[in-house]
The RNA shown here (transfer RNA) has 76 nucleotides and comes from Candidatus Xenobium occultum.
RNA sequence: GGCCCUGUAGUCUAGCGGUGAGGACGUCGGCCUUUCAAGCCGAAGAUCGCGGGUUCGAAUCCCGUCGGGGCUACCA
Numbered sequence: 001g002g003c004c005c006u007g008u009a010g011u012c013u014a015g016c017g018g019u020g021a022g023g024a025c026g027u028c029g030g031c032c033u034u035u036c037a038a039g040c041c042g043a044a045g046a047u048c049g050c051g052g053g054u055u056c057g058a059a060u061c062c063c064g065u066c067g068g069g070g071c072u073a074c075c076a
Stems, first nucleotide, its partner, number of pairs: 001072007010025004018056001027043005049065005
């Protein structure tokens, strides 16, 4: 340099064109408990890496770019 994979809340993860992007852990509040933990209920929290494009509509398809990972070539 070339090719391939990958990037979603603090962390892990679902989603493969069309319910206001869902779940787990964690966080916060409440209930319970003598207290804590556990358990139960509720809440907050995601510019879906970034910029464009296609489409009525994109996290999802295409292009570019950035980060991470893998394979491979060259520097005779």
Its Rfam family is "tRNA". By type it is a transfer RNA. Its family is annotated with triplet codon-amino acid adaptor activity in the Gene Ontology. From the family's description: Transfer RNA (tRNA) molecules are approximately 80 nucleotides in length. The sequence was found in a public genome assembly. The prediction has a mean pLDDT of 81.